Background
Predicted 3D model of a 478-nucleotide part of an RNA (small-subunit ribosomal RNA, 3' major domain) from a marine sediment metagenome. Its mean pLDDT, the model's own confidence on a scale to 100, is 86. The full RNA is in RNAcentral, with records from SILVA.
Context: one part of a larger RNA
RNA sequence: UGACGGGGGCCCGCACAAGCGGUGGAGCAUGUGGUUCAAUUCGAUGCAACGCGAGGAACCUUACCGGGGUUUGACAUCCCUCGACUGCUAUGGAAACAUGGCUUUCCUUUCGGGGACGAGGAGACAGGUGUUGCAUGGCUGUCGUCAGCUCGUGUCGUGAGAUGUUGGGUUAAGUCCCGCAACGAGCGCAACCCUUACCCCUAGUUGCCAGCGGGUAAUGCCGGGGACUCUAGGGGGACUGCCCUAGUUAAUGGGGAGGAAGGUGAGGAUGACGUCAAGUCAUCAUGGCCCUUAUACCCCGGGCUACACACGUGCUACAAUGGCCGGUACAAUGAGUCGCAAUACCGCGAGGUGGAGCUAAUCUCAAAAAACCGGUCUCAGUUCGGAUUGGAGUCUGCAACUCGACUCCAUGAAGGAGGAAUCGCUAGUAAUCGCGUAUCAGCUACGACGCGGUGAAUACGUUCCCGGGCCUUGUACA
Numbered sequence: 001u002g003a004c005g006g007g008g009g010c011c012c013g014c015a016c017a018a019g020c021g022g023u024g025g026a027g028c029a030u031g032u033g034g035u036u037c038a039a040u041u042c043g044a045u046g047c048a049a050c051g052c053g054a055g056g057a058a059c060c061u062u063a064c065c066g067g068g069g070u071u072u073g074a075c076a077u078c079c080c081u082c083g084a085c086u087g088c089u090a091u092g093g094a095a096a097c098a099u100g101g102c103u104u105u106c107c108u109u110u111c112g113g114g115g116a117c118g119a120g121g122a123g124a125c126a127g128g129u130g131u132u133g134c135a136u137g138g139c140u141g142u143c144g145u146c147a148g149c150u151c152g153u154g155u156c157g158u159g160a161g162a163u164g165u166u167g168g169g170u171u172a173a174g175u176c177c178c179g180c181a182a183c184g185a186g187c188g189c190a191a192c193c194c195u196u197a198c199c200c201c202u203a204g205u206u207g208c209c210a211g212c213g214g215g216u217a218a219u220g221c222c223g224g225g226g227a228c229u230c231u232a233g234g235g236g237g238a239c240u241g242c243c244c245u246a247g248u249u250a251a252u253g254g255g256g257a258g259g260a261a262g263g264u265g266a267g268g269a270u271g272a273c274g275u276c277a278a279g280u281c282a283u284c285a286u287g288g289c290c291c292u293u294a295u296a297c298c299c300c301g302g303g304c305u306a307c308a309c310a311c312g313u314g315c316u317a318c319a320a321u322g323g324c325c326g327g328u329a330c331a332a333u334g335a336g337u338c339g340c341a342a343u344a345c346c347g348c349g350a351g352g353u354g355g356a357g358c359u360a361a362u363c364u365c366a367a368a369a370a371a372c373c374g375g376u377c378u379c380a381g382u383u384c385g386g387a388u389u390g391g392a393g394u395c396u397g398c399a400a401c402u403c404g405a406c407u408c409c410a411u412g413a414a415g416g417a418g419g420a421a422u423c424g425c426u427a428g429u430a431a432u433c434g435c436g437u438a439u440c441a442g443c444u445a446c447g448a449c450g451c452g453g454u455g456a457a458u459a460c461g462u463u464c465c466c467g468g469g470c471c472u473u474g475u476a477c478a
Base pairs, nucleotide, nucleotide: 001478002477003475004474005473007472008471009470010469011468012467013466015462016461019425020424021423022422023421026316027315028314029313030312031311032310033309034307035306042053043052064302065301066300067299068298069297070296073125077124078123079121080120081119082118083117087102088101089100090099091098092097106115107114108113127291128290130289131288132287136285137284138280139279140278141276143274148187149186150185151184152183153182154163155162156161167178168177169176193268194267195266196265198236199235200234201233202232203231204230208225209224212223213222214221239262242256243255244254245253246252318418322377323376324375325374326373327372328371334365335364336363339358340357344353345352346351384415389410390409391408392407393406394405395404431454432453433452434451435450436449437448
């Protein structure tokens, strides 16, 4: 100087407390451990691994296993020889591939050749998801969006170092004020950026429809209009600016006015010096080491989907604030030509036939669902719950046996609110309800990422648990 203390002081955080809803019990989905297996590829392992890499494992992917094959190789450059390439096709084979047949005469040229592509050959070499993340780059997690981390000069100390950065206030903040052997500065904080909340200007189609005219069973449907909504460019607006009060005349705090918004308005992006030899050699790149008829490459089939069990994360429930039936409303984000697909018709349905329109403020996906109104059930393992199983189908795809989703009929399991323990959340939040997208032929999506609808309760407070910041003290630790 740090680190540590079941030392002290001050302070903060959904840290506790106050509340609301969960997990832990059930069934299923998914990931992991374990076990099994020819293989169940690999990585991730307290917080910070476990719906994680994977934002799509039937084949492919795919790295694993079994079998069948290749050895200058699936891929790159160089050399030689031959042929344009290609297209069609036969036989064998599970395919890879092997052996044949037919077809075909490219571009350029100084006519020597050159170029592109293909085949054969020789070797230099290729290749490796082999190993080392404790050799590395890059990227990332974490403490933590915590308020810290440092430097120059000066001063003090023999020195390691200290001072500044401590102190009194204050703040979300090393934020600011005052004081002070310090005076300044940098990286962080804040602001600048994006979205959202109000207003104005400009613009008016594909959006809008107040007033005017026309038309209909009805609809901005038509003429038209720019008022309104909206769209998207520009600007304004919030700064403790104003008032009262507390304070040291300061910083700042409390209350109030005006205002769409009030003291960082709300949300996002943004992550200091560093820590964990944290994670990643399997995104990529890369040193060393290793393989080179194999640890490389091609193909088929299987596996990654196994199943006495254990754990994590979720979904659906256990019902009446509910289930079922009928009717009536109200969104936003998005996506679409290899696509979204309307009206119509067929089917109980998944879906099929067909194809208007749309490269989209125009057309389509598209029905929002909770909600509201009416009816029914009457507390039961039930008209709750939907697992499981049997049968019949639809769709995607070369192909749904291993191993897809969905539909219909039948079946109708556990489950009566979940022990110890444990998690999230302070407002348009929790809870609850549906909708969209990426990946994607299809989908094991109940996941992830977004969008809107309905919309709470509670916070006395900081004694305690956890994590963190500052000062101080002790130390046999570095």